[in-house]
Model confidence (mean pLDDT): 81 of 100. The RNA shown here (transfer RNA) has 73 nucleotides and comes from a Minisyncoccota bacterium. It matches the Rfam family "tRNA". It is annotated as a transfer RNA. The RNAcentral record of the sequence draws on ENA.
RNA sequence: GCCGGAGUAGCUCAGCUGGUAGAGCAAGGUCUUCGUAAGACCGAGGUCGUGGGUUCGAAUCCCACCCCCGGCU
Numbered sequence: 001g002c003c004g005g006a007g008u009a010g011c012u013c014a015g016c017u018g019g020u021a022g023a024g025c026a027a028g029g030u031c032u033u034c035g036u037a038a039g040a041c042c043g044a045g046g047u048c049g050u051g052g053g054u055u056c057g058a059a060u061c062c063c064a065c066c067c068c069c070g071g072c073u
Stems, first nucleotide, its partner, number of pairs: 001072005007066001010025004019056001028042004049065005
């Protein structure tokens, strides 16, 4: 330098034929207990890597760039 894959909540990931952004775990609160753990319940947490483009509408499609992983040279 070229090719492919990945980047979404604190972590692990889903969401891919464009139409309200989700799950589990973690953290927080409440209940239960003499107390802890366990358990039950509750709500919160997101510029979807960055910047543009297409579209009525983009996490999703297109372009460029950044970072990570793998392969080729």